Predicted 3D model of a 72-nucleotide RNA (transfer RNA) from Roseomonas sp. HF4.
The coordinates come from a structure-prediction model, not an experiment, and the mean pLDDT is 81.
It matches the Rfam family "tRNA". It is annotated as a transfer RNA.
RNA sequence: GGGCACUUAGCUCAGCGGUAGAGCGCCUGUCUUACACACAGGAUGUCGGCGGUUCGAACCCGUCAGUGCCCA
Numbered sequence: 001g002g003g004c005a006c007u008u009a010g011c012u013c014a015g016c017g018g019u020a021g022a023g024c025g026c027c028u029g030u031c032u033u034a035c036a037c038a039c040a041g042g043a044u045g046u047c048g049g050c051g052g053u054u055c056g057a058a059c060c061c062g063u064c065a066g067u068g069c070c071c072a
Stems, first nucleotide, its partner, number of pairs: 001071007010024004018055001026042005048064005
């Protein structure tokens, strides 16, 4: 320098253009002498940045950035 893949909650990952979810973790309550377990409830996201397409974008397109792999 060229090619490919990935970027979504604290972590691991879902998500077919129509108001963003799960598991684990975290917080509160019940239970317990207490902890854990269990049960009930709750908080946490400008979906990597910018721009475009569209009535509508996490999703399609362009560009930039980051990470990984391959080629040279």